[in-house]
RNA sequence: UACACAUCAAGAGAGGCGCGAGGGAACUGGCCCUACGACCGCCCGGCAACCUGGUUUAGCCGCCAAGGUGCCAACGCCAGCCCGGAGACGGGGACGAUGAGGC
Repeated sequence: UACACAUCAAGAGAGGCGCGAGGGAACUGGCCCUACGACCGCCCGGCAACCUGGUUUAGCCGCCAAGGUGCCAACGCCAGCCCGGAGACGGGGACGAUGAGGC
């Protein structure tokens, strides 16, 4: 990182300390969180199991562990574009995030 792949409806804190005003990626519109202190940072706790290790196998699958990541309000909070539908709504994109690769 203007590459391709997988996943994104499940799950996991009324914890402690610090900070002090915005925050939910970006723009627009909604909706929501927030001085009863959000967001963010550190500690502790937890979730999950992509990589990894173990086990088994011809090889997968599976199962176990949890070392490397990741994550712990709301579907990736929802919609913006396309398709279907009278509508409610459904499906797909785009963009984004995470992982393991490539360069």
This is a predicted structure of a 103-nucleotide RNA (SAM riboswitch aptamer (S box leader)) from Proteobacteria bacterium SPGG2. It matches the Rfam family "SAM riboswitch aptamer (S box leader)". Gene Ontology term of the family: regulation of gene expression. Taxonomically the source falls in Pseudomonadota (Bacteria, Pseudomonadati). Of the family's consensus pairs, 97% are formed in the model.